The RNA shown here (Purine riboswitch aptamer) has 102 nucleotides and comes from Marinithermofilum abyssi. Its Rfam family is "Purine riboswitch aptamer". A reference for the family is Mandal and Breaker (2004), "Adenine riboswitches and gene activation by disruption of a transcription terminator", Nat Struct Mol Biol.
RNA sequence: UCCAGUAUAUCGAUCCUUUCUCAUAUAUGCUCGGGAAUAUGGCCCGAGUGUCUCUACCCGGAAACCGUAAAUUUCCGGACUAUGGGAAAGCCAACCCUUUGG
Numbered sequence: 001u002c003c004a005g006u007a008u009a010u011c012g013a014u015c016c017u018u019u020c021u022c023a024u025a026u027a028u029g030c031u032c033g034g035g036a037a038u039a040u041g042g043c044c045c046g047a048g049u050g051u052c053u054c055u056a057c058c059c060g061g062a063a064a065c066c067g068u069a070a071a072u073u074u075c076c077g078g079a080c081u082a083u084g085g086g087a088a089a090g091c092c093a094a095c096c097c098u099u100u101g102g
Base pairs, nucleotide, nucleotide: 016090017089018088019087020086021085022084023083024082025081026056029049030048031047032046033045034044035043041066042065050057058078059077060076061075062074063073064072091102092101093100094099
């Protein structure tokens, strides 16, 4: 933590589904290993790290850079997941007539 049983107490019942939005986390980031491409290219696979955190760690575009080598850089747009707040719709229930609750 879950399941089952018993006892006591308590209770008006339901104890549900979906969507949107906001916040926090993480920067869809970072560090490595192996392989691949080469200005008509700039990727693929794996490991680790990062979160009081499960999961994810990519996609598209723009600009630059690399004179053919092994290495990319900056910017823009886009989420998913976890937890919490709010809203809406559906369904259900209570109350009993317009609200309340799930």